About this RNA
Predicted 3D model of a 269-nucleotide part of an RNA (large-subunit ribosomal RNA, domain VI) from a metagenome.
Context: one part of a larger RNA
RNA sequence: CGUUCGAGAUUUGAGGGGUUCAUUUUCUAGUACGAGAGGACCGAAAAUGACGAGCCGCUGGUGUUCCGGUUAUUGCGUCAGCAGUACCGCCGGGUAGCUAUGCUCGGAAGAGAUAAGCGCUGAAAGCAUCUAAGCGCCAAGCUCAUCCCAAGAUAAGAUCUCGUUGGGGGAUUCGUCCCCCUAAAGAGUCCUGGAAGACUACCAGGUUGAUAGGCUAGAUGUGUAAGUGGGGUAACUCAUUGAGCUAACUAGUACUAAUGACUGAAAAG
Numbered sequence: 001c002g003u004u005c006g007a008g009a010u011u012u013g014a015g016g017g018g019u020u021c022a023u024u025u026u027c028u029a030g031u032a033c034g035a036g037a038g039g040a041c042c043g044a045a046a047a048u049g050a051c052g053a054g055c056c057g058c059u060g061g062u063g064u065u066c067c068g069g070u071u072a073u074u075g076c077g078u079c080a081g082c083a084g085u086a087c088c089g090c091c092g093g094g095u096a097g098c099u100a101u102g103c104u105c106g107g108a109a110g111a112g113a114u115a116a117g118c119g120c121u122g123a124a125a126g127c128a129u130c131u132a133a134g135c136g137c138c139a140a141g142c143u144c145a146u147c148c149c150a151a152g153a154u155a156a157g158a159u160c161u162c163g164u165u166g167g168g169g170g171a172u173u174c175g176u177c178c179c180c181c182u183a184a185a186g187a188g189u190c191c192u193g194g195a196a197g198a199c200u201a202c203c204a205g206g207u208u209g210a211u212a213g214g215c216u217a218g219a220u221g222u223g224u225a226a227g228u229g230g231g232g233u234a235a236c237u238c239a240u241u242g243a244g245c246u247a248a249c250u251a252g253u254a255c256u257a258a259u260g261a262c263u264g265a266a267a268a269g
Base pairs, nucleotide, nucleotide: 001152005163006162007161008160009159010158011157015149016148017147018146021049022048023047024046025045026044027043033038051106052105053104054103055102059100060099061098062097066093067092068091069090070089071086072085073084074083075082076081110144111143112142117137118136119135120134166181167180168179169178170177171176187263188262189261190206191205192204193203194202211257212256213255214253215252216251217250218249221245222244227240228239229238230237231236
């Protein structure tokens, strides 16, 4: 921009894409078969591998600063306590998120028409013949089915709901056409953000508010803070104390910021 008034939802599915896997064990049954050795079809059940999709409750990984330990050195006058630099200095752990080696699920069942093939009836050709007329069976393949996208499917589909037929002027072949004002439903700019994201888009919100930050409480992680007191010549240790601190997590709470304001569309069928 189109879809022939504008708009908000919900959809149909033309068409397109994905998937389509394999193995083992048990039962049937040591049965049928076979002299024996061996050893089934059909049917039923339980698992596994590879592949694919999703997820993070579990097991783990990461987690550049969440907690702790520790070395050298510099600084805060000294002690104590801290901070900077050294690959995050090194080391031990680790929340959220993201993840696989972790977890869940999937390829199930079925229908139709067929290929090769197997048949029934059956002439031409008194026989025979699956074929010439006619009628069946049959494949991981085909068409459906199954999962995803999908009306720019310009043949532009459907359903429901919402909004306006206002005011003024001009032209007219009286069919209509042009201009101005106002403006509905709804949408956007803008702002706070996001398990959404390159940008855009999408989604949650914008005071009639829990959208983000802060604060409070909790969870989680780390592992017993500092200070003070006691013990020890001291290194250190004990008590206060599962203490102190705690990112991205959860809930509550308007304290801060979502202000003020603005734009466009639309009198057509």